[in-house]
RNA sequence: GGCCGGGCCCCAUGGGUGGGUAGCUCGUGAACCUGGUCAGGGCUUGAUCGCAGCAGCCAUAAGCGUCGUUAUUCGCGCCGCGGGAGACCUGGUCGCC
Numbered sequence: 001g002g003c004c005g006g007g008c009c010c011c012a013u014g015g016g017u018g019g020g021u022a023g024c025u026c027g028u029g030a031a032c033c034u035g036g037u038c039a040g041g042g043c044u045u046g047a048u049c050g051c052a053g054c055a056g057c058c059a060u061a062a063g064c065g066u067c068g069u070u071a072u073u074c075g076c077g078c079c080g081c082g083g084g085a086g087a088c089c090u091g092g093u094c095g096c097c
Stems, first nucleotide, its partner, number of pairs: 001094007009084003013080003016076009026065003034059004042051002
């Protein structure tokens, strides 16, 4: 110095991984201005029936939370695949001085 390769750099991409957001699942969740059932009590009736309906219980709205799951998004001196640039570092091989 030539050739082949690797590192560093850029782009793209698959996986993994750390966050954000949203949906699903699950949970919680309304003194009253949600629903159902409405003890007691109240009203009504000659009486029965009935009416409204507080508490309680059940189910939920908004909200809050959530192992997990799906999507999306931002990264990662993680691994893989492909392409690019040629300044630097580095390995192999060949040739010359």
This is a predicted structure of a 97-nucleotide RNA (Bacterial small signal recognition particle RNA) from a Phycisphaerae bacterium. The source organism's lineage runs through Bacteria, Pseudomonadati, Planctomycetota and Phycisphaerae. Rfam family: Bacterial small signal recognition particle RNA. Rfam describes the family as follows. The signal recognition particle (SRP) is a universally conserved ribonucleoprotein involved in the co-translational targeting of proteins to membranes. Rfam classes the family as a non-coding RNA gene. Rfam links the family to the GO terms SRP-dependent cotranslational protein targeting to membrane, signal sequence recognition and signal recognition particle, plasma membrane targeting. Its mean pLDDT, the model's own confidence on a scale to 100, is 82.